[in-house]
Overview: This is a predicted structure of a 110-nucleotide RNA (SAM riboswitch aptamer (S box leader)) from a marine sediment metagenome.

RNA sequence: CUUAUCCAGAAAGGCGGAGGGACAGGCCCUGAGAAGCCUUAGCAACCGAUGGCGACUGCCGUGCCAGGUGCUAAUUCCUGUUCCGCGGGAUGACCGCGGAAAAAGAUAAG
Numbered sequence: 001c002u003u004a005u006c007c008a009g010a011a012a013g014g015c016g017g018a019g020g021g022a023c024a025g026g027c028c029c030u031g032a033g034a035a036g037c038c039u040u041a042g043c044a045a046c047c048g049a050u051g052g053c054g055a056c057u058g059c060c061g062u063g064c065c066a067g068g069u070g071c072u073a074a075u076u077c078c079u080g081u082u083c084c085g086c087g088g089g090a091u092g093a094c095c096g097c098g099g100a101a102a103a104a105g106a107u108a109a110g
Stems, first nucleotide, its partner, number of pairs: 001110006011040005019029003023080004041072003046068002050066004076104001081101008
């Protein structure tokens, strides 16, 4: 950079000792112990011919498991940009509610 997914799911212990939730605003988590590191456990199904099982004449596809990653507070915690609908605002600016698309981010594969 490209593609796919992101309203589901899944935590205990040890070391550590004040931050963390990407960014900004908000709102949260945290000395009843944050980040980080380690161990064990779990979730999931992106890769899965790297290996095994089932299935199949074979291919594609599909199911289960190991393995490679990932993940295990809150929808990616919410909002952020644009557009649409409804309501308010005489109109406009703007505000509220709902929806769609994008941007940004995360993860996987290439």